[in-house]
Molecule: transfer RNA
Organism: Anaerolineae bacterium
RNA sequence: GUGGCUUUAGCUCAAUGGCAGAGCGCCUGACUGUGGCUCAGGAGGUUGCGGGUUCGAAACCCGUAAGCCACCCCA
Numbered sequence: 001g002u003g004g005c006u007u008u009a010g011c012u013c014a015a016u017g018g019c020a021g022a023g024c025g026c027c028u029g030a031c032u033g034u035g036g037c038u039c040a041g042g043a044g045g046u047u048g049c050g051g052g053u054u055c056g057a058a059a060c061c062c063g064u065a066a067g068c069c070a071c072c073c074c075a
Stems, first nucleotide, its partner, number of pairs: 001071007010024004018055001026042005048064005
């Protein structure tokens, strides 16, 4: 340099173009002598970034950044 894959909550991951979610973690409370377990509730998101298409985009199109894999070139 070329091609492919990935990027969504703190972490791991979902989500037919139609309300952005789950598990774990975190916070508060109940329970307990304390802690853990369990139960109830809560906080936490410019869906990597910039545009476009659409009534409507995490998803489709264009560009771009980062990471991973393969290949090419040089040595």